[in-house]
RNA sequence: AGAGUUUCUUUCUGGCUCAGGAUGAACGCUGGCGGCGUGCUUAACACAUGCAAGUCGAACGAUGAAACAAAGACGGAGGCUUCGGCCAACUGAUUUGUGGAUUAGUGGCGGACGGGUGAGUAACGCGUGAGUAACCUGCCUUUCAGUGGGGAAUAACAUUUGGAAACGAAUGGUAAUACCGCAUAAUAUAGUCGAACCGCAUGAUUUGACUAUCAAAGAUUUAUUGCUGAAAGAUGGACUCGCGUCCGAUUAGCUAGAUGGUGAGGUAACGGCCCACCAUGGCGACGAUCGGUAGCCGGACUGAGAGGUUGAACGGCCACAUUGGGACUGAGACACGGUCCAAACUCCUACGGGAGGCAGCAGUAAGGAAUAUUGGUCAAUGGCCGGAAGGCUGAACCAGCCAUGCCGCGUGCAGGAAGACGGCCCUAUGGGUUGUAAACUGCUUUUGUCAGGGGCUAUAGGCAUCCACGCGUGGGUGUAGGAAGGUACCUGAAGAAUAAGCAUCGGCUAACUCCGUGCCAGCAGCCGCGGUAAUACGGAGGAUGCAAGCGUUAUCCGGAUUUAUUGGGUUUAAAGGGUGCGCAGGCGGACCGGUAAGUCAGUGGUGAAAUCCACAUGCCCAACAUGUGAAGUGCCAUUGAUACUGCCGGACUAGUAUGCAAGGGGCGCGGCCGGGAAUGUGGUGUGUAGCGGUGAAAUGCUUAGAUAUGCCACAGAACGCCGAUCGUGAAGACAGGUCGCGAACUUGCCAUAGACGCUCAAGCACGAAAGCGUGGGGAUCAAACAGGAUUAGAUACCCUGGUAGUCCACGCUGUAAACGAUGAUGACUCGUUGUCGGGUAGUGAUAUUCGGCGGCCAAGCGAAAGCGAUAAGUCAUCCACCUGGGGAGUACGAUCGCAAGGUUGAAACUCAAAGGAAUUGACGGGGGCCCGCACAAGCGGAGGAGCAUGUGGUUUAAUUCGAUGAUACGCGAGGAACCUUACCCAGGCUUGAAUUGCAACUGAAUGCGCAGGAGACUGCGCAGCCUACGGGCAGUUGUGAAGGUGCUGCAUGGUUGUCGUCAGCUCGUGCCGUGAGGUGUCAGGUUAAGUCCUAUAACGAGCGCAACCCCUACUGCCAGUUGCCAACGGGUAAAGCCGGGGACUCUGGCGGGACUGCCCGCGCAAGCGGAGAGGAAGGUGGGGAUGACGUCAAAUCAGCACGGCCCUUAUGUCCGGGGCUACACACGUGCUACAAUGGCCGGCACAGAGGGCAGCUACCCUGCGAGGGGAUGCGAAUCUCGAAAGUCGGUCUCAGUUCGGAUCGGAGUCUGCAACCCGACUCCGUGAAGUUGGAUUCGCUAGUAAUCGCGCAUCAGCCAUGGCGCGGUGAAUACGUUCCCGGGCCUUGCACUCACCGCCCGUCAAG
Repeated sequence: AGAGUUUCUUUCUGGCUCAGGAUGAACGCUGGCGGCGUGCUUAACACAUGCAAGUCGAACGAUGAAACAAAGACGGAGGCUUCGGCCAACUGAUUUGUGGAUUAGUGGCGGACGGGUGAGUAACGCGUGAGUAACCUGCCUUUCAGUGGGGAAUAACAUUUGGAAACGAAUGGUAAUACCGCAUAAUAUAGUCGAACCGCAUGAUUUGACUAUCAAAGAUUUAUUGCUGAAAGAUGGACUCGCGUCCGAUUAGCUAGAUGGUGAGGUAACGGCCCACCAUGGCGACGAUCGGUAGCCGGACUGAGAGGUUGAACGGCCACAUUGGGACUGAGACACGGUCCAAACUCCUACGGGAGGCAGCAGUAAGGAAUAUUGGUCAAUGGCCGGAAGGCUGAACCAGCCAUGCCGCGUGCAGGAAGACGGCCCUAUGGGUUGUAAACUGCUUUUGUCAGGGGCUAUAGGCAUCCACGCGUGGGUGUAGGAAGGUACCUGAAGAAUAAGCAUCGGCUAACUCCGUGCCAGCAGCCGCGGUAAUACGGAGGAUGCAAGCGUUAUCCGGAUUUAUUGGGUUUAAAGGGUGCGCAGGCGGACCGGUAAGUCAGUGGUGAAAUCCACAUGCCCAACAUGUGAAGUGCCAUUGAUACUGCCGGACUAGUAUGCAAGGGGCGCGGCCGGGAAUGUGGUGUGUAGCGGUGAAAUGCUUAGAUAUGCCACAGAACGCCGAUCGUGAAGACAGGUCGCGAACUUGCCAUAGACGCUCAAGCACGAAAGCGUGGGGAUCAAACAGGAUUAGAUACCCUGGUAGUCCACGCUGUAAACGAUGAUGACUCGUUGUCGGGUAGUGAUAUUCGGCGGCCAAGCGAAAGCGAUAAGUCAUCCACCUGGGGAGUACGAUCGCAAGGUUGAAACUCAAAGGAAUUGACGGGGGCCCGCACAAGCGGAGGAGCAUGUGGUUUAAUUCGAUGAUACGCGAGGAACCUUACCCAGGCUUGAAUUGCAACUGAAUGCGCAGGAGACUGCGCAGCCUACGGGCAGUUGUGAAGGUGCUGCAUGGUUGUCGUCAGCUCGUGCCGUGAGGUGUCAGGUUAAGUCCUAUAACGAGCGCAACCCCUACUGCCAGUUGCCAACGGGUAAAGCCGGGGACUCUGGCGGGACUGCCCGCGCAAGCGGAGAGGAAGGUGGGGAUGACGUCAAAUCAGCACGGCCCUUAUGUCCGGGGCUACACACGUGCUACAAUGGCCGGCACAGAGGGCAGCUACCCUGCGAGGGGAUGCGAAUCUCGAAAGUCGGUCUCAGUUCGGAUCGGAGUCUGCAACCCGACUCCGUGAAGUUGGAUUCGCUAGUAAUCGCGCAUCAGCCAUGGCGCGGUGAAUACGUUCCCGGGCCUUGCACUCACCGCCCGUCAAG
């Protein structure tokens, strides 16, 4: 820092999306350790249990434990005993004294702090800065003064008593630092009278005098400490004000204690805070009121910044404590763990009544995607109480849980190539990759485990003791005290040992292959992937990124200059209001002086700490923490500066306005017109059969006299020519003539005023047409409506009528593509040309100047088109408007309107675009030019019949498959009876029908025979190898390759059709354009042609065109057999039959010939015209071969080849039979006909090109014939196959025929293993349809069409009427390019580009 996505392509506009950072997060997969932080964002939902605020006996009464001392009952070890008892340690009830523990109660202080939460609150709530002369403040500090003397009660307690309980009641009785008088008292309070001084004001400060009123408490270890009054400080609070603080105007008016005053009350204090009375104010477009949302800030995240978003944790403030309300106590509360009332909920209950409040710490349930332990300690820090020891403290310090975040560490390091095995991929004897990775060798030991040592936090405070002095402070020494924790840390031991995942890999975006799947399953942030070869789905291998995490989701900022202050726009992309006037607002000419509000500078205060930043320091480093500094762009105050802006004063004339003079105009309003033309109607003539209307018609009018035409009359509306690319107006708009009134504008003069100006939200006014209301008017035209046409329909376009309306007056409506799609005003910036009005100069042409209206352009601008002094250029001011498309200018609301409707104006949802300008094509029932048997002009056909053949359809066991508009359909097939054959039925084979490698075995191969069988095949038998000894050959078995007309022509090669033998298709360099692209290739001519010429920002070139090639037409030369035969000779019945010849024909090789070369005309040239000359041929002589870049995913996997997929005792292969030949029907292509230009019979004549040995066959015999039997020639210019139309005669005479030959019957011939399904041909007989063919449609422009026969390939034969060739006979017509079809070039439009068989709109149906 950008990228993807609109298009065939480009550029712009514009939205959507991505890459970054962040989080109190959650979810998925995974998880070694430590440090430091964080952890209910949801239900201010409900809460079991425990704890979270007590303390003081040095205030008080009460109680009077331990301990000590004394006395001491009972008991009594033991000893003595005369057995009667005695002595007696010990235990020790009990009593007394000392002692002082303990605490329910009274009393004091603290429970207003600390801790939690963010419901409410848009507010002086918060932030910031001021103010209080309008205030309070316990404990603490300082100063001054005081502490005298009394009294009455009441808890506790005791007794009685109520109640289930909570909790009381009565009587008796007691203390105080509890309570109450009295005394004393002022710098207190109140009042009265003064003085000085200060303040913006109310008023304050200092001070004098007098009067009135109010205090106190003791305790004690005798060190102290309390108590009372006053003053001051500190701390904490209260109130007031300036400024700042979200969204909505589809919330525009709000307000009755409301605004102010007086008085009284209340408060710590000011105040409508409250009340009485009085006044009628107050707030609001600088946004009141209302509605919605929200705790605010320091800060946090992001950003280059300006900003945007946010307010978890930490800190400040506020608010709240189940909900709502109230006060009490107190220095402080209207009080989280106080009280009262009400409400909801929960719990207890003896049913009478009671108890409770986790938004404290844990914890529970619920909600939720989601958030922790019912832990330890007061050791430290801090808080409360206490003189203190000390007590209390879920504040706090710690620990526990969670990868929730940040930071750090580790999971090893080095060597190690046979580049191992395995995996994956490939062009696969091999290579690549995983990969130095592993194994293996050496080393290390952080972390973890085990063992040992081991803190700081305690330099504070306590106790004891000593010292110093200013005597309650400081210092020294000693001493007990640690929750975390036996933790951090240190040392040692063994051992690579205990430790890697997640996401991604089509582009954006780093990273690629294979398999599976087959628009399925799925992916996807955007574009988009997937329909059989998916780098996008799923898996695998590999790779990339990050790493104890990685991804996903959600949210915020960024990118987005996509709300634009920095930093955008408005002709056509979204966007200039229809126009003017104009209040507020914003902005404002030139000079002087003043002021100092804005502005600038200095200084002071403040801007809390933390955070951020810089530099240091401390934890091993870092995170983290600490210190110092900087910063905090702000606010307040003060001092100064005065250029600019503002304000005040003065003065100016360039803006502006006025005046005077002149001017032009279709500017407005009103009146008048015996203005004219046209139209319609009425009257009256003339006149007769139609008129009218249309593409053509009809409806309509007309013999009751129309239309047409003459005259007269009436009505309403609009104003021809002039007239223009014109004029005027703010816009809408304005046109017969004339008069009146009104306004604006321009020019000139430079007289007057002296900035009086510009713009303009709201507002006001004007505002085409249509429409509405009332009343007129109504000729024309004409929505609606009616009829006639058109059409599939025609609620339209066309026609005939026709009502509102169109016109006038008054009123309403308020919109238009109200457009220059371009707001107003001012200034500046090259030229050129025309025109309107005025001025100046000139006799004039004309020149110049001011103001309008136009054209073309420089610079500049613009995405381009274009704009270009009338800017869309360069600037200034003000207003209006825009922020993706659709939904939608819709809904709702409000407002205006009589209504119609106008104005204002959303959202849900949905798409990834919508759009502007340009570009290349294609297309157009757009234009121009041109061509083609394209039409036209002709000739002959098809479409009707019968048959042949192909196709569709149907049928079938199968009727194998392909070809399907042109460009399939006598096509693949140039030969389906078997074979072919791919299809069906049946029967067989499985290394297979064929080719081949290896191994083993056998010895052949092959031939013959027998048996079964439809055959393939199966079974049996006989005969039967070579060798150079290596083997060969063949069979069998095994094995490796097979085989497939199975699929995909949309995976392909090759080949082919078509546009089209159309004239086009491109490139290099240059030039133009931001670019796609253009130019060249366009233009003017010309051509069959992008053929050539001229011109030219183009100059050249390539593939095509043409030419070069072949055939044919004329001719020369050469050569003459099998061809030829003129001359010579021979010879025959005849015949180039023979000798011979090369002259001719002919054959076939090499040449010539035609080039607009010549002449005339036109033309710059190219070229065109001339029935021109000459010539066999004339302007490409005729024909063929030759097919540019490309189009149709055109055809073919069944000709062949080939990727992938599929079958493998079958989808392979062999064989018999059947089928491809079916038949209600439909279509294509043909043949034969329908007849006399003909049919039949007989005679006669003339080709070319080809074929021929399993062949063509002369000739002879034979058969009516197809043919058969002999026989000869020829591998062919030698032999052979061989014409028909034609011509000459005859016959038929217009008919279903002597036309036509289908069909059927009979008899045959030939091929072939075999003619049943299913061949051709012959003969005899039979003799169907058909009498020239609807709509429509095909071919052909000359040796062509038409017509006639001949040959060939395939082939045993043939379903050939097909195909490919050959010659014979041999026409007609073309005015012309309007139309149909196809094509070429130029141009134009376009919302098409899969390109008009496009795109797209509406309705209906289903989903």

RNAcentral holds the sequence, with entries from ENA and SILVA. Small-subunit ribosomal RNA from an uncultured bacterium, 1407 nucleotides, folded computationally. It matches the Rfam family "Bacterial small subunit ribosomal RNA". Model confidence (mean pLDDT): 84 of 100.